[in-house]
RNA sequence: GCUCAGGACGAACGCCUGCGGCGUGCCUAAGAAAUGCAAGUCGAACGGGGGUAGAGCAAUCUACUCUAGUGGCGAACGGUCGCGUAACACGUAAGCAACCUGCCCUGAAGUGGGGGACAACGGUCCGAAAGGGCCGCUAAUACCGCAUGUGGCCAUCGGGGGGCAUCCCCUGAUGUCUAAAGCUUGAUGCGCUUCAGGAUGGGCUUGCGGCCUAUCAGCUAGUUGGUGAGGUAAUGGCUCACCAAGGCUUCGACGGGUAGCUGGUCUGAGAGGACGAUCAGCCGGAUUGGGACUGAGAUACGGCCCAGACUCCUACGGGGGGCAGCAAUUAGGAAUCUUGCGCAAUGGGGGCAACCCUGACGCAGCGACGCCGCGUGGAGGACGAAGGCCCUCGGGUCGUAAACUCCUUUUGCAGGGGAAGAAGAAUGUGACGGUACCCUGCGAAUAAGCCCCGGCUAACUACGUGCCAGCAGCCGCGGUAAUACGUAGGGGGCGAGCGUUGUCCGAAGUUACUGGGCGUAAAGCGCGCGUAGGCGGUCAAUUAAGUCUGGGGUGAAAGGUUCAGCGCUCAACGCGAACAGUGCCUUGGAUACUGGUUGACUUGAGUUGGGGAGGGGGAAGUGGAAUUCCGGGUGUAGCGGUGAAAUGCGUAGAUAUCCGGAGGAACACCGAUGGCGAAGGCAGCUUCCUGGCCCCACAACUGACGCUGAAGUGCGAAAGCGUGGGGAGCGAACGGGAUUAGAUACCCCGGUAGUCCACGCCGUAAACGAUGAGUGCCAGGUGUCGGGGGUAUCGACCCCCCCGGUGCCGUCGCUAACGCUUUAAGCACUCCGCCUGGGGAGUACGGCCGCAAGGUUGAAACUCAAAGGAAUUGACGGGGGCCCGCACAAGCGGUGGAGCAUGUGGAUUAAUUCGUCACUAACCGAAGAACCUUACCCAGGCUUGACAUCGAGGGAAAUCCGGUGAAAGCCGGCCCUCCCCGCAAGGGGACCCGAAGACAGGUGUUGCAUGGCUGUCGUCAGCUCGUGUCGUGAGAUGUUGGGUUAAGUCCCGCAACGAGCGCAACCCUCACCGUAUGUUGCCAGCGUAAAGUCGGGCACUCUUACGGAACUGCCCGUGCAAGCGGGAGGAAGGUGGGGACGACGUCAAGUCGGCAUGGCCCUUACGCCUGGGGCUUCACACAUGCUACAAUGGCCGGUACAGAGGGCUGCGAUACCGCAAGGUGGAGCGAAUCCCACAAAGCCGGCCCCAGUUCGGAUCGCGGGCUGCAACUCGCCCGCGUGAAGCCGGAAUCGCUAGUAACCGCAGGUCAGCUAAACUGCGGUGAAUACGUUCCCGGGCCUUGUACACACCGCCCGUCAAGUCACCUGAAUUGUCUGCACCCGACGCCGGUGGCCCAACUCGCAAGGGGGGGAGCCGUCUAAGGUGUGGGGAGUAAGGGGGACUAAGUCGUAACAAGGUAACC
Repeated sequence: GCUCAGGACGAACGCCUGCGGCGUGCCUAAGAAAUGCAAGUCGAACGGGGGUAGAGCAAUCUACUCUAGUGGCGAACGGUCGCGUAACACGUAAGCAACCUGCCCUGAAGUGGGGGACAACGGUCCGAAAGGGCCGCUAAUACCGCAUGUGGCCAUCGGGGGGCAUCCCCUGAUGUCUAAAGCUUGAUGCGCUUCAGGAUGGGCUUGCGGCCUAUCAGCUAGUUGGUGAGGUAAUGGCUCACCAAGGCUUCGACGGGUAGCUGGUCUGAGAGGACGAUCAGCCGGAUUGGGACUGAGAUACGGCCCAGACUCCUACGGGGGGCAGCAAUUAGGAAUCUUGCGCAAUGGGGGCAACCCUGACGCAGCGACGCCGCGUGGAGGACGAAGGCCCUCGGGUCGUAAACUCCUUUUGCAGGGGAAGAAGAAUGUGACGGUACCCUGCGAAUAAGCCCCGGCUAACUACGUGCCAGCAGCCGCGGUAAUACGUAGGGGGCGAGCGUUGUCCGAAGUUACUGGGCGUAAAGCGCGCGUAGGCGGUCAAUUAAGUCUGGGGUGAAAGGUUCAGCGCUCAACGCGAACAGUGCCUUGGAUACUGGUUGACUUGAGUUGGGGAGGGGGAAGUGGAAUUCCGGGUGUAGCGGUGAAAUGCGUAGAUAUCCGGAGGAACACCGAUGGCGAAGGCAGCUUCCUGGCCCCACAACUGACGCUGAAGUGCGAAAGCGUGGGGAGCGAACGGGAUUAGAUACCCCGGUAGUCCACGCCGUAAACGAUGAGUGCCAGGUGUCGGGGGUAUCGACCCCCCCGGUGCCGUCGCUAACGCUUUAAGCACUCCGCCUGGGGAGUACGGCCGCAAGGUUGAAACUCAAAGGAAUUGACGGGGGCCCGCACAAGCGGUGGAGCAUGUGGAUUAAUUCGUCACUAACCGAAGAACCUUACCCAGGCUUGACAUCGAGGGAAAUCCGGUGAAAGCCGGCCCUCCCCGCAAGGGGACCCGAAGACAGGUGUUGCAUGGCUGUCGUCAGCUCGUGUCGUGAGAUGUUGGGUUAAGUCCCGCAACGAGCGCAACCCUCACCGUAUGUUGCCAGCGUAAAGUCGGGCACUCUUACGGAACUGCCCGUGCAAGCGGGAGGAAGGUGGGGACGACGUCAAGUCGGCAUGGCCCUUACGCCUGGGGCUUCACACAUGCUACAAUGGCCGGUACAGAGGGCUGCGAUACCGCAAGGUGGAGCGAAUCCCACAAAGCCGGCCCCAGUUCGGAUCGCGGGCUGCAACUCGCCCGCGUGAAGCCGGAAUCGCUAGUAACCGCAGGUCAGCUAAACUGCGGUGAAUACGUUCCCGGGCCUUGUACACACCGCCCGUCAAGUCACCUGAAUUGUCUGCACCCGACGCCGGUGGCCCAACUCGCAAGGGGGGGAGCCGUCUAAGGUGUGGGGAGUAAGGGGGACUAAGUCGUAACAAGGUAACC
């Protein structure tokens, strides 16, 4: 960093749904709009008309009633929505001495007298309609003069009072102007006019408060102010003319984006965060844009005019419309209701009133949308029923659950009763509603689901599935035993709901005010100077802004909290009271601290004078060494270079050497762990110019002048850029030579830019102490540089101390640890900069800077469940140290070449059964494949089976015979019988036949489900535990260290002390001795002609038992010790040789085909039987062996010496036959007695004479022998004949350190026989070599690095190729918003004009005139529109660019271990 558990919702979706109460319900398209309704009312303002009734002959009159019109009031309220608006729009607190206010209330005064019209109506005309024209009549509370003037307004001149800047209030005089309406039911009625006041409602102004963005930094022309005028209810640049040039802004103006604001709502411990549905206050809007009219009030939702879009009607001429009112419709959407009832209540409009109107409102309806309440029954009930599920088959569980018995009746259904809400005394009035509520009856009756059960997180089993289907909030599940998928059983949670999705807060102290950080995890600007700002020493006075405290006003209601307050049966809900509302305004007080003002001070800071160190900076000059080049001399064949070479240079004379000269760059030694500088950085020497720093006496002076530092500005390594110089050496690019699989590298030979200078740019870095600057405080020790003091001395030195710098160690403290520690990363304060998961990316776009390269500022989409730090344990390193091992070396003999044998791979096959694969598979399982074995193939057969248990029935069984057949098998026959109990019948048993069925059987599968056993590291010396201690922890310590050992063997040391498994020892065997034992063993002495054959004997050998013996015990040397070296004695000497014995663990090592075993699979077959075949095939490859290649040999003859074994379906002697294998034969022997059994190499003698041979024996032919039912495939042996390759083996590779290697034979197991040259044992003969640990391999201990931890056979980077996604750019193109300029310009207000028109008043007899007004016209302004030109953001897009992601693609190997050239900026 991601994720979860909590709470909330105007919700939606899925499954499910019994009842009631109270709330709540288009969040999207401020899209469109059918239908109805939502604002009228008054006849007590007026004239007329209609109807009814009455009177009258009638005209007509009267009464009641309805009403279009005139007139009045209302329609500016109520209701709806949230578009716009970042604004005095809202909230809060103030102000108006700058204002208005219909209806209502209070007070004062009045209401006189006239006049002329216009609707309606009548007539006529036009039009489809909407409507309209003309003529004529008429009333008023409609309109107009006149009178009166309490008053009011204005002007002028006075008086008084007050205040807040302009000023305000009261009052006197004079002058001009200025009102009215009547109706009626006759009432104390309703109105009308003027004025004053009140109340209510509004208007205007101001302080403060509340979004994001600086990749928007500058904005502004009525702009800012003034004067004057206009306008308004009123201030005002609101508007206009003129004048001035201002005004706003980093405390964020201007621009862009988003958004109605608030009371409040949700969350939170709080602070805060998010939100602004319902209810309430304010604002804004009414199809889009503009405009005014009327009016007390509008710039007016259901009014008007104009323009635009849309839509409807039309007779085409012209008209109509505006649900963001209530319902309803449609569209959109995941989604949001009835075209309901009523004015009974509350409220509103009109009216004197009755009353009318009221989709405000009151109710009902629909929706589990939310909150609250209730129910779906209660008690008893075990044999723990049936059934389901699981099972080790015993049982367990669902489960008192059910059934069943008794009881209750909320809810429901039915019947009966039945409100309050309705008022002032009474009467009347109820939509809801026959509702709530009450009573009675009926009957457990009508009523349970949803999610989850791998961890987080409460709840587990079975089956199915098999990386499939699927799950998943994160981690992650699924590849044949899935508690994670699906289903079931069971369980957990909630419950008329339960889950899911979305959103907000919480968890998240992951934005940190409360409450975080920056050495290494993200994070200190590369470093100075410095503006604004922030912060700031001591004393005193004053002020009272901050601060503290008391009072007053306000902070609407609702909401919140509290209440043993109240009302609905409870609750939700409602009512009451109190509190809170942390705020703002105002007033009184306090004065410590901060601030303001004033005065003073010296310690902070600075100045002067004295001393000092220094690669601090700049400029000019100058020196030697070295490299290179040039000239000359000497000199000759090489030089140079590397791991080794080559390119290169050189006989045209190099390298080497000497002399002279040229030129550029850098300054050895001193030199440092040292000095200076703010950093970058600074080094030969001299001179000049110049900055900073340190110390001392505290001598003098200034008197807080200080610290930090956003912007800004300067400096700033290397590389790079521009212009001009310069160029010795070095040296990107480039060329060549090597290396290599390649080598565009590392190595070598050359070499251009550059490196150097001047001037100008660039402005970055791992610009690092990865550590901003400043101040104070908090143990020490020890170096070093500069200065000073004390002491001492003749003086320097030494010694002690102080200040400043620079290192190391270290206490406290801090830190995740590592570490830091007066030079802090400690304790505090001040100021600045910066961080907020990884990647994308320091990238894109935009801005600024730059000549360019590029720098600076700096995102997002998308994607991941991590990325990262420090430390730990391992493992690893082409890191280090120490040490072992036939590990190398030293040596001996082999393998690899040949032929053959055997095993394996491969190929082949009907089958060539299966397993095993580096070391640790391959003469391995197999210690015996002709049949059998045998698991494989072909063919023929069997089906309760070859084998086990149960089992109806029958029978002894076996044996024997026949047919068929290759056999198995099938068909048939002969035979008549056993044991036990019982008198018998019968029953039982072993065995056989045999129906049906349980079951058998499987070398079928899984060694990655397992047991057991085994291999290997490795006979290596290791692996652990308890307690203690250390560490936040992993863990460490012990087990490390110094010695020593074969050994973690032992000793010493040590925060360790002990212990366990390993090592060693105990066991077996061999070697010496003793005791015992003497047959089948032995024979020294005695007997026997000979043979241990016999007598005899048991000493010796030997046998078998039991003991002894060796312990570094003794001596010398050495060492602290353990021990080591040497010696003596001894059969044996330092583990005496050999064996058995294998720690914790590793390799999912091997084995289901030895055996056992879970799961799965087959069941007339994947089981079983039989015949035949195969496992024995063969172009090859590998592994293990045998025999050889010969003379240390071969062959022939003679001759000697073992040990350990085996033997009764066995070993088989003497004898005889056969050249031989073998045969005949059978003595002896169940074996220290007999047999197998001759051991061989050896020794003696002879032949061979270096030759593919008298070496070698393969291969083949012929003839025999043996075993066996059977030797064709496919056995072994013998004889004769044949006589292959091979003359010592390439690269490579194995074994062995002593009775070992090498050589030689013998025996055994398996087995009828044998392909055994294998294996397991046995003895015989019997060596060589080890300097040593550099190297190869394996291992142990310590240490180091690590980006590894399925651990180097690890990890991991980049291009390319493929797919998907988002982004950037992009010729162009689409619609949109907006600035500016100009054109056109509706309606309308205003202004002008007004030759045309005009009832009231006036003059006049009249005509007519006057006053005044209007149409029309003109003009300013102006919406929409148009043209042109800019800007913003959005969409599409050929092409271009990189990025992210994606089981097994390509190329290489960059990084991580010294990663094989240290890495990185």